[in-house]
Context: one part of a larger RNA
Molecule: large-subunit ribosomal RNA, domain IV
Organism: metagenome
This record gives sequence, C1' cells and structure tokens, in this order.
RNA sequence: GGGUAGUUAAGGAACUCGGCAAAUUGACCCCGUAACUUCGGGAAAAGGGGUGCUCUGGAAACAGAGCCGCAGUGAAUAGGCCCAGGCAACUGUUUAGCAAAAACACAGGUCUCUGCAAAAUCGAAAGAUGAAGUAUAGGGGCUGACACCUGCCCAGUGCUGGAAGGUUAAGAGGAGGGGUGCAAGCUCCGAAUCGAAGCCCCAGUGAACGGCGGCCGUAACGAUAACGGUCCUAAGGUAGCGAAAUUCCUUGUCGGGUAAGUUCCGACUCGCACGAAUGGUGUAAUGAUCUGGGCACUGUCUCAACUACCCGCCCG
Repeated sequence: GGGUAGUUAAGGAACUCGGCAAAUUGACCCCGUAACUUCGGGAAAAGGGGUGCUCUGGAAACAGAGCCGCAGUGAAUAGGCCCAGGCAACUGUUUAGCAAAAACACAGGUCUCUGCAAAAUCGAAAGAUGAAGUAUAGGGGCUGACACCUGCCCAGUGCUGGAAGGUUAAGAGGAGGGGUGCAAGCUCCGAAUCGAAGCCCCAGUGAACGGCGGCCGUAACGAUAACGGUCCUAAGGUAGCGAAAUUCCUUGUCGGGUAAGUUCCGACUCGCACGAAUGGUGUAAUGAUCUGGGCACUGUCUCAACUACCCGCCCG
C1' cells in the first nucleotide's frame, strides 16, 4: 500500500452520470390501511402496538400478581417504504460466453388461401406431414389484454373479377415463288387469314404495398383569420395526441417542485419530420424495465480513524 470482514463522534447524499455500494426494514400475533380499479385487486399498502422468566387461577386459550437486563422472534435465518411519469396489458421467451429489454411470444382482433386425392410443406419419385383432422378445421400475413375508436385516396404497384376489341407463340393455312427434272414428281421459301394464356384494356379492392399540398389577400388599435381568390393532385391528415422513446432551432414559453432544476411533472401548439391494426388515444394490475421526486437509513461523502485475518513490502 492492497484484499476481505467489523465498528465509528457530529452531520446525513453535501458523494456520484446515477444513493452505485453499504445501511435501514425483516419472524409471528393484534390494531389499522389511501388514491385508483377491469370490483378480483391495490394490500404485508402506509402507519402503530406486542413477544422473556417466576408464581397463582384455568383443561387450554388466557387473565392476574411479581422479577431481571441496555436489549426478551435477546444468537442465526427472514420485505426498506411512498409519490409521479414513459414503455410493454399480464405469467412467460431471448443474444450458452459484454445486451433480459421498451425486443420475441401471448390470449384477443382482422385480412387472405383451402370443399378434401384440401391449401401449404418435404421429396426427381414413391411417399409423408397437414390429419387418422374437414371451414367452430387447416395454412399464411399483419396487429397484439381490455375500453373508446380505426377518417380520406384505387392515379401508380399488387391481388381479384371481366371479356368486346388490340397485340401474339407453336400450330393451321396456303396466294405466290425458288432448286432439280423431258415429265410425273421430289424438295425449299412463303403473303393474306385463323390462332391460348399473358400484356394492353374495363372494373373492384387499403386491418393490400402505399399516399394523405402550395401561394396570396381579408374583421372598427395591433394581432389572428371563421371568409375569399388561385395553382396543382388519386386524395390533400379526420378523431385523438403533441418540444413526445418522435422537436432541429431548444435549456421553446408559462406554471409546479428546489435557495438554485439542460433532467422531471402539468399546460400551450409555431408537429424541422405524430396520427389511426408498419394501429391512434386511454388504462387497473404486473415489471431484477427506464425517468424524476420524497421519507427512513447509512463511512457514498465532509474526512478520515481504528480492529481482525490475509497479501505485498522491510529487518533478522
């Protein structure tokens, strides 16, 4: 000097990115227990009190009287708690060896395919799974409990349906022509016309891939613009939410909390660049989740000290 344990005056987070680590709490019995809520919960909420031994009574529970200690679940084992917010409903699953999460899954929702020798999948095939199932079934996609909802656009792409016309392969067709031959013939080229699906075309379809404007002016202060004009578009973002896990400018502005707050909470809305199953907004419960605050508690700190064991180092 270090490691592992233990204790510490006064203070008590002043430490630090951050209470990381440590400390507090802890068992059983009794009392008591809020907001909110899907009425189940929340809840061991929170917050209090008790706990030993002796004698007497009693079947016991227990009651009464007394005794000792600083201390009675006398050692050990044994939740710290509260408030607010983000995300994900939940229990689960995951990067064996840096990530356990807001990621995956999930019940539920919805779209789509599939009539059974099913669709789909594996396999040159036989065959098998699907399934010893049969649309309340099976496969695939998206979303992700629940509550309230899920707006507009079918122009492009995709899918589904349609069949009049256009285009069109092989094939059919054979006008006409070439080679050869005396000829019959053999052989080659070949126009018109007919000719499937597909594509063009016509419709439908968004919980299909996706998309959801610009400029100018206007109200009796100023500001703003219900209103008007104009251009473009397939249609110009509805409800709800909004400096947000999304906000660049930005530490936006106002309010709250602090003596002081780039974080946090509540608002505002000028959304660089939210937005409705690539779901929108809420939401009790849940979470080794993330964020902010508080109480308790503490060697995290002010500021360090001592003790035990071990290591290092020095002397012998």